Description: Small-subunit ribosomal RNA from an uncultured prokaryote, 1483 nucleotides, folded computationally.

RNA sequence: AGAGUUUGAUCCUGGCUCAGAACGAACGCUGGCGGCGUGCUUAACACAUGCAAGUCGAGCGAGAAAUCCUCCUUCGGGAGGAGAGUACAGCGGCGCACGGGUGAGUAACACGUGAGUAACGUACCUUGGAGUAGGGGAUAACUGUUCCGAAAGGACAGCUAAUACCGUAUAAGACCACAUCAUCAUCAGGAUGGAGGGGUCAAAGUUCAGGCGCUCCAAGAUCGGCUCGCGGCUCAUUAGGUAGUUGGUGAGGUAAUGGCUCACCAAGCCAGAGAUGAGUAGCUGGUCUGAGAGGAUGAUCAGCCACACUGGGACUGAGACACGGCCCAGACACCUACGGGUGGCAGCAGUGGGGAAUCUUGCACAAUGGACGAAAGUCUGAUGCAGCAACGCCGCGUGUGUGACGAAGGCCUGCGGGUCGUAAAGCACUGUCAGGAGGGAAAUAAAAUGACGGUACCUCCAAAGGAAGCACCGGCUAACUCCGUGCCAGCAGCCGCGGUAAUACGGAGGGUGCAAGCGUUGUUCGGAAUCAUUGGGCGUAAAGCGCGCGCAGGCGGCAUACUAAGUCUGGUGUGAAAGCCCGGGGCUCAACCUCGGAACUGCACUGGAAACUAGUAAGCUUGAAUACGAGAGGGGCUCGUGGAAUUCCUGGUGUAGGGGUGAAAUCCGUAGAGAUCAGGAGGAACACCGGUGGCGAAGGCGACGAGCUGGAUCGAUAUUGACGCUGAGGCGCGAAAGCGUGGGGAGCAAACAGGAUUAGAUACCCUGGUAGUCCACGCCGUAAACGAUGUUUCACUAGCUGCUGGGCCCAUCGCUUGGGGCGGUGACGCAGCUAACGCGUUAAGUGAACCGCCUGGGGAGUACGGCCGCAAGGUUAAAACUCAAAGGAAUUGACGGGGACCCGCACAAGCGGUGGAGCAUGUGGUUUAAUUCGAAGCAACGCGAAGAACCUUACCUGGGUUUGACAUCCCGCGAAGGUCCUGGAAACGGGACUGUGCCCUUCGGGGAGCGCGGUGACAGGUGCUGCAUGGCUGUCGUCAGCUCGUGUCGUGAGAUGUUCGGUUAAGUCCGGCAACGAGCGCAACCCUUGUCCUUAGUUGCCACCAAGUAAUGUUGAGCACUCUAAGGAGACUGCCGAUGCAAAUCGGAGGAAGGUGGGGAUGACGUCAAGUCCUCAUGGCCCUUAUGUGUGGGGCUACACACGUGCUACAAUGGUCGGUACAAAGGGCAGCAAUACCGCGAGGUGGAGCGAAUCCCAAAAAGCCGGCCUCAGUUCGGAUCGCAGUCUGCAACUCGACUGCGUGAAGUCGGAAUCGCUAGUAAUCGUGGAUCAGCAUGCCACGGUGAAUACGUUCCCGGGCCUUGUACACACCGCCCGUCACACCAUGGGAGUCGUUUGCUCCAGAAGUCGGUCACCCAACCUUAGGGAGGGAGCCGCCGAAGGAGUGAACGGUGACUGGGGUGAAGUCGUAACAAGGUAACC
Repeated sequence: AGAGUUUGAUCCUGGCUCAGAACGAACGCUGGCGGCGUGCUUAACACAUGCAAGUCGAGCGAGAAAUCCUCCUUCGGGAGGAGAGUACAGCGGCGCACGGGUGAGUAACACGUGAGUAACGUACCUUGGAGUAGGGGAUAACUGUUCCGAAAGGACAGCUAAUACCGUAUAAGACCACAUCAUCAUCAGGAUGGAGGGGUCAAAGUUCAGGCGCUCCAAGAUCGGCUCGCGGCUCAUUAGGUAGUUGGUGAGGUAAUGGCUCACCAAGCCAGAGAUGAGUAGCUGGUCUGAGAGGAUGAUCAGCCACACUGGGACUGAGACACGGCCCAGACACCUACGGGUGGCAGCAGUGGGGAAUCUUGCACAAUGGACGAAAGUCUGAUGCAGCAACGCCGCGUGUGUGACGAAGGCCUGCGGGUCGUAAAGCACUGUCAGGAGGGAAAUAAAAUGACGGUACCUCCAAAGGAAGCACCGGCUAACUCCGUGCCAGCAGCCGCGGUAAUACGGAGGGUGCAAGCGUUGUUCGGAAUCAUUGGGCGUAAAGCGCGCGCAGGCGGCAUACUAAGUCUGGUGUGAAAGCCCGGGGCUCAACCUCGGAACUGCACUGGAAACUAGUAAGCUUGAAUACGAGAGGGGCUCGUGGAAUUCCUGGUGUAGGGGUGAAAUCCGUAGAGAUCAGGAGGAACACCGGUGGCGAAGGCGACGAGCUGGAUCGAUAUUGACGCUGAGGCGCGAAAGCGUGGGGAGCAAACAGGAUUAGAUACCCUGGUAGUCCACGCCGUAAACGAUGUUUCACUAGCUGCUGGGCCCAUCGCUUGGGGCGGUGACGCAGCUAACGCGUUAAGUGAACCGCCUGGGGAGUACGGCCGCAAGGUUAAAACUCAAAGGAAUUGACGGGGACCCGCACAAGCGGUGGAGCAUGUGGUUUAAUUCGAAGCAACGCGAAGAACCUUACCUGGGUUUGACAUCCCGCGAAGGUCCUGGAAACGGGACUGUGCCCUUCGGGGAGCGCGGUGACAGGUGCUGCAUGGCUGUCGUCAGCUCGUGUCGUGAGAUGUUCGGUUAAGUCCGGCAACGAGCGCAACCCUUGUCCUUAGUUGCCACCAAGUAAUGUUGAGCACUCUAAGGAGACUGCCGAUGCAAAUCGGAGGAAGGUGGGGAUGACGUCAAGUCCUCAUGGCCCUUAUGUGUGGGGCUACACACGUGCUACAAUGGUCGGUACAAAGGGCAGCAAUACCGCGAGGUGGAGCGAAUCCCAAAAAGCCGGCCUCAGUUCGGAUCGCAGUCUGCAACUCGACUGCGUGAAGUCGGAAUCGCUAGUAAUCGUGGAUCAGCAUGCCACGGUGAAUACGUUCCCGGGCCUUGUACACACCGCCCGUCACACCAUGGGAGUCGUUUGCUCCAGAAGUCGGUCACCCAACCUUAGGGAGGGAGCCGCCGAAGGAGUGAACGGUGACUGGGGUGAAGUCGUAACAAGGUAACC
């Protein structure tokens, strides 16, 4: 310090997630030791048991027992002494208000901080002063042969003491009232002191006589009470609250101020700077985090507060409204004799319960501290220690060195090895911890005292022995392989893994990280600048209120003086300690402890400064405003006027249509429409001018005239003197639609109706048509109310160019033009800004002021509540739940029922077909034991297959075989091989005979090759996966494209180049250009064909010469020609003309050929997970007496059907018969086969010739000549069937081809639809070849004859380039919306119902204080002895908790039914949106 995640990629916005630190934690696995800390976060739930507050005999009275000793004894016991003035209990004093616990309540002067108290208190302690005289009356304990009660306890009677209680005296002094003086001070009531007389107020004793106490006064110290400033939570969907309320006067009350309380008077007081209400919460020092500012938190330690079962109350006291006190009420629990009692662990332990979860019913008062005491001392679950718990922090250990055969074993492997790994073993050492043994501490200034503790520590001993786990290993994030699994099981913090090769699941090996721990979960801060003070934004990402006026508030021009609130600076006080930080010190170190310092950023007081802000005073004119003049304008309101047009009405002319649409129909019209003419009515809107022109704050405003009226602008002077800007609330205006009342209604037109369209059409189109649109008055208050841009507030920052309104200057008679200035409104553009697009003096630049608004998407601008509204609805405005995105701009593609340009047998123009028939062939389907498998739109279907009767063959059935049909290695035997017999369908067996080879040899034998038998390694598989692959192939497409280097531009993806203007078949070339070059493609180079030349001349050829034949290059001769086959030439837009910058195009010449001459081969980057594991190769998986391998037979040839590709036809441009002519290219020895003969023929016999320019296949056919047929299902057509044959082959039944004779089906030119072809092409005619024993309508090749048409690019299909839109990127076969159906989830409404909290009114009223009170009671004092003063009880009154009644409010639970929402697998219906999304979309 960042990273992952939206996209094909990019930049931005933006959320989610991770890495860090921390914890009073919990859970999982694991666990050696020690030190120091920490340990009910939940039920302030309930508690058994023990302990946690007592002490003082030096305040007082009383006062045992057990036991021991002595004596007496009637032997039952008694007495005395000690125990002992002890224990227990009591009166009295002090303490119990501290210490300890908890955080329920509390949003408050509770806390923090700083002040105040001139408005107060303070026991014990300290200091000073003054005293401590003399009396009195009771009471507990105790006693009782009194009494009540179960108990707890109590009543009555009697006795007694005090430092208990009560008078009196004294009064330095204090207090009270009065009057008075002095000093001081304040905002105010005052404070202090002096003198005066009057009133009131003390005491306690004890003792060893040292003392300890007691009383009063004053002061100190300490601790408190009260008051005030400031500070620190959420909600405004809580906006008004308040009657003792606010203040005053008087009184009461208190230690003290005060409505604290009461009476009376007044009507105030609080609140948008948030009252009241609701929710939540103890506050702080600090703690965690963070660079900081902040954020979160408030365990342990420390300060304060509050509470003590719940609620109320007072008493005592210096102090309490009191945790281990009292009274009352309530709930709960216990005891009970049912009458009544008792209790309060949020003290320490401990129990139950709750919970994910939190300890011992320990030791000691030795230390520190506390209470009491004169002290000894007692008490102290405060505290000091120990125990339990890895809960945290810190430290240590689990060995060290050496050791290669790199052991065994595991894992991996490319089989070579690698790795665990010097790791182990082995050898040599050490002794921390744990263990054993011995010794053994440390309190204080000086002494005593040790629970911890026989602990720390020290010494010795033995022994490597007792001591390592956890998580992770796809990216983030350090760390990789194998096996298993197969969208299963599972993982997951986010992205995401898993559907047969998973570094992501599970296991293993290995590795990485941390380590007595490691992970997980939860929580907080951080990262998050993701609430932004430091430190964000608002044109399009979320975000500017629709617009104005304006109160409060915020901010505010120039200059002077003063003040000193803000501000700055110095000082003082405070900011507790602990903690953090720095520097020392102590435990062996560290954690921890300790000392000192710094710091505590704050608050208060005080001295100073006066620039700025603020205040006061008095000014200024530049901001602002006013006065005067001028012109511009659809600014507003009211009244009136006008013409054009539509419609309607009346009349005329006139006749059959009109209207409407893509096309129609509904509709109007013979009852006279439409058209046309004239007249009339009525309503609404104002053509042209008209314009990024004008006006207005916005909405908005458009004929003309008049009236009333607002604002802005310009000009020149004058006046006022900061009067200003913004503006939460508030008020006003506010399109359209809508609402109310009353008018009006021509046209248009929601709803509605009809007609069309359509699968449907509640739409788009058409014909009608009502609200409405118009007016008046009143509501509504919203719009994509937009410049998506607050105040067009203020200032500054290059220009250039339009339009508009005034005015000025110069020139001009004037029009006009030019120049500079002000206001408004546009287009471009520098700097700058921006994520980019873009903005750019009219800012989205640079600054200032104020307001509004935003904080992921959905849920949702919705629900509930409030306010407004007649309603519709508006405004304000959530949450649960859900997702990991949603989004902006730009980029590259792809796509569009977007645009521009161009090409192609793409259409068009033509020719011939297919689709109909029969047959052939392939496929689907069906069938079958099997009908083997693959190919599937184009780009599967006469395809793999250039040829299934057996074989092929992979399929089926039957019968065999298991180291195998085939390869390598090993062992044994035998040469190999051949002949014969026999079982069997064959495979496969059974038997007989024959044969002894080659090489070496030490003659025993060995070796090679082959065969047979055997063992195991292995063979084998046309078994699966073409979605694991190589190779090969198809396709877009022979389309013109696809890229790179450097440079440049852009934040970037990318762009440029490759775009543009021409041109081309072409990214072909030219010109231009931030590009310049280059590569793969195009073209050319290659083959073939077309012309010529050269060379060569047999097997080819025959012009001349010669010979021969019935005839033939048959022969001689020849190589001229043809031809053959090798090499050359030729064509390059080279030449001419035109056009053009050029490239090039058009025309022409020459030429065999002319603009690529024709044809072929040649297929860029890539796309389709295209095809092929059955050509071959190959990973993985599977089979191994079988999914391998032989074999007989069958099947691949089936057949209701459907489709593709073909053949033959339907005839006369034909058929048939006879005659006759002309090719090319091939093939041939297991071959082609001539002549000849036989057969009607297929063919047979036979065999010359030929391994072929020589011989053969071989006849070319259409054509031409002639005859017949004459339009018929025919002399067309040949299917089908019958008979008879031929050939091949081991074998033609399933299942071959051909021949002859006979038979003679459909078919008379083919619906929708669809295919090929642009020239030697289509069409038509025959020929050959591969495969092959045989089998060709298929395929490949060859030649013969030989057309028609192309205006053209609107349309269909495909393609190329540019541009545009996009919500697509699996890329339109895309994306995506809503209803419905189903499941689940959360939520709103809901007749109600249940509960919690709370307001108000009333009833009732415990305890208790206070007040009242003739009747009852009473010791102290007084008394005249009667009583009085005073007190108590009782009663009454005020207040008053729980309780009860009524009535509201808020919140929560639940609820038949119901509303929408979200999420789900491949459901249903449509197609709304994204392209012009097929009706532009949206508000």
The sequence is in RNAcentral, with records from ENA. Its mean pLDDT, the model's own confidence on a scale to 100, is 84.